[in-house]
RNA sequence: CGCUUAUCCAGAAAGGUGGAGGGUCAUGGCCCUGUGAAACCUUAGCAACCGCUCAAAGACUUCCCCGUCUGAGAGAAUCGGUGCUAAUUCCAUCCUGCAUACAAUGCAGGGCAGAUGAGUA
Numbered sequence: 001c002g003c004u005u006a007u008c009c010a011g012a013a014a015g016g017u018g019g020a021g022g023g024u025c026a027u028g029g030c031c032c033u034g035u036g037a038a039a040c041c042u043u044a045g046c047a048a049c050c051g052c053u054c055a056a057a058g059a060c061u062u063c064c065c066c067g068u069c070u071g072a073g074a075g076a077a078u079c080g081g082u083g084c085u086a087a088u089u090c091c092a093u094c095c096u097g098c099a100u101a102c103a104a105u106g107c108a109g110g111g112c113a114g115a116u117g118a119g120u121a
Stems, first nucleotide, its partner, number of pairs: 002120007013043005021032003026093004044085003048082004052075003058069003089113001094110006
């Protein structure tokens, strides 16, 4: 980098360095930002996944028990591996339906894409 899969309307800060951008393809908006952006460092916090404990159901074993494997779900601590700490993934772009006299626009749903975790050739 690619593929598979789960989640994404909740939650969570301050200081130092720095000195103009940022909101994670692109475009159109809108927003943040010298009352200090990005980036880096320190401390603090949040809790999505994996690791931990318990564990329904299932599978293997001729039947039962035992054992082994898988594991929906629940819990603990913030301990470990990541991640995160403005705004719904900030909103939209593509499709479907409804509303609307047409257009524009609005609402609901879906999709594509993106981010993060886990697994994997």